[in-house]
Record summary: The RNA shown here (transfer RNA) has 73 nucleotides and comes from Trebouxia sp. C0005. Its mean pLDDT, the model's own confidence on a scale to 100, is 81. Rfam family: tRNA. Gene Ontology term of the family: triplet codon-amino acid adaptor activity. NCBI's taxonomy places the organism under Eukaryota, Chlorophyta, core chlorophytes, Trebouxiophyceae, Trebouxia.
RNA sequence: GGGGUUGUAGCUCAGUUGGUAGAGCGCCUGCUUUGCAUGCAGGAGGUCCAGAUUUCGAUUAUCUGCAGCUCCA
Numbered sequence: 001g002g003g004g005u006u007g008u009a010g011c012u013c014a015g016u017u018g019g020u021a022g023a024g025c026g027c028c029u030g031c032u033u034u035g036c037a038u039g040c041a042g043g044a045g046g047u048c049c050a051g052a053u054u055u056c057g058a059u060u061a062u063c064u065g066c067a068g069c070u071c072c073a
Base pairs, nucleotide, nucleotide: 001072002071003070004069005068006067007066010025011024012023013022019056027043028042029041030040031039049065050064051063052062053061
């Protein structure tokens, strides 16, 4: 320098033939216990890497950039 791939909750990840986003673990509260753990119920937490374009509408499509991983040189 060129190609591929990934970027979504604190962490690991789903989700999309475009219609205002979820799971598990974790965190908080309550019940249960002498207490802890387990279990049960409820809750908080994300302008979906950034910018632009198309569209009535973009996490999703297109372009550019940034970062991680990887292959080639």